[in-house]
Molecule: Bacterial large signal recognition particle RNA
Organism: Candidatus Hydrogenedentota bacterium
RNA sequence: UCGCGCUAGGCGGGAACGAAGCGGCGUUCCUGUACUCGCAAAUCCGCUUUAGCGAGGCUGAACUCCCUCCCGAGGGCGGUUUGCCCUUUAGCUGGCGCAGAGUAAGUGGUGAUGACGGCGGGGGCCUACUCAACAGGUAGGCGGGGAACCCGGUCAUGUCCGGAAGGAAGCAGCCGUAGCCGUUGAGCCUGUGUGCUGUAGGGUUGCCUGGCCCGAGCUAACUGCUCUGUGGCCGUUCUGGGCAUGUCGUUCGAAGGAGGGUGCGCGA
Numbered sequence: 001u002c003g004c005g006c007u008a009g010g011c012g013g014g015a016a017c018g019a020a021g022c023g024g025c026g027u028u029c030c031u032g033u034a035c036u037c038g039c040a041a042a043u044c045c046g047c048u049u050u051a052g053c054g055a056g057g058c059u060g061a062a063c064u065c066c067c068u069c070c071c072g073a074g075g076g077c078g079g080u081u082u083g084c085c086c087u088u089u090a091g092c093u094g095g096c097g098c099a100g101a102g103u104a105a106g107u108g109g110u111g112a113u114g115a116c117g118g119c120g121g122g123g124g125c126c127u128a129c130u131c132a133a134c135a136g137g138u139a140g141g142c143g144g145g146g147a148a149c150c151c152g153g154u155c156a157u158g159u160c161c162g163g164a165a166g167g168a169a170g171c172a173g174c175c176g177u178a179g180c181c182g183u184u185g186a187g188c189c190u191g192u193g194u195g196c197u198g199u200a201g202g203g204u205u206g207c208c209u210g211g212c213c214c215g216a217g218c219u220a221a222c223u224g225c226u227c228u229g230u231g232g233c234c235g236u237u238c239u240g241g242g243c244a245u246g247u248c249g250u251u252c253g254a255a256g257g258a259g260g261g262u263g264c265g266c267g268a
Stems, first nucleotide, its partner, number of pairs: 001268006009059003012031006021047004035056005065261006074252007082244005090236001094234002096231008105223003108219003117213003121209003125202005131195002133192006140184005151176004159168003
């Protein structure tokens, strides 16, 4: 140096979560294709310092194994910038809205058929009385009927007194009367959520009406303007947080690249 056969090793790896540490079963993500079975998502299955255990299969000293370096997918942590979202704060005032008060620039309404204002009157309103209406009652008139007796007159019969003449009481009947019923009721009485007939008084305020004076505005419905109050509604501000992008620092880090290192036996 070459050939043959073995062995060590390898047959995916990484980040985060979870856990005394490590690895695994689990979930998510990156890279990439890298054997099978059993144990094992929970204070579970194993192990003990770079750390899965057991069995089998493939590969095998190298481009494949080990170490170092470069590059670097991607992840974790912390800071920062920008955008969005949520939350909190600020009304001696940026905006917008609502309510009230005022003003009278504009619009409108009204006004020489006389605004505003002033003077005086009436009505409506209130009180008292009155009048009418209505309701009820009543004097009176008319009709009906009418007191067994305790209403009147006349009192047949009958009764009583008397010798007689005569007298007395008196039921029924008749005629009236009281009470009762009906009707009328121009007179009289009472009353009111009826109404102004009339008289007197009151009357501040608003309503209606008309008379006189004056001589040009009055109104505040709408817009505008001013002031006050009010609403975190928009914008701004303040506090805290979440998500995403960019960036800085740090940490872990796959694939890839480079370099170095590493067995045994036999034969030629």